[in-house]
Molecule: c-di-GMP-I riboswitch aptamer
Organism: Dethiobacter alkaliphilus
RNA sequence: GGGCUUGGAGGGCAAACAUGCCGCGAGGCAAGGACGCAAAGCCAGGGAUCUAAAUUUUUAGACAGCCCGGCUGCAAAA
Numbered sequence: 001g002g003g004c005u006u007g008g009a010g011g012g013c014a015a016a017c018a019u020g021c022c023g024c025g026a027g028g029c030a031a032g033g034a035c036g037c038a039a040a041g042c043c044a045g046g047g048a049u050c051u052a053a054a055u056u057u058u059u060a061g062a063c064a065g066c067c068c069g070g071c072u073g074c075a076a077a078a
Base pairs, nucleotide, nucleotide: 005076006075007074012037013036017032019030020029021028022027035065041071042070043069045068046067047066049062050061051060052059053058054057
């Protein structure tokens, strides 16, 4: 220095819910709030699920805290 593992210490993120705004909608953003999370950091490539409009199978979108995959990251004993 790297990997596995772990998360004690220092820290990090933030579900539901309610408020405001945006969107046809799924949902997103902000501030509040913490259910939880060792990548709950980023990516829509593959699935699943959801939405809209068509119509029997498509097109466009959403979703990374559903799964697989890719990229990156703090600390540390063995």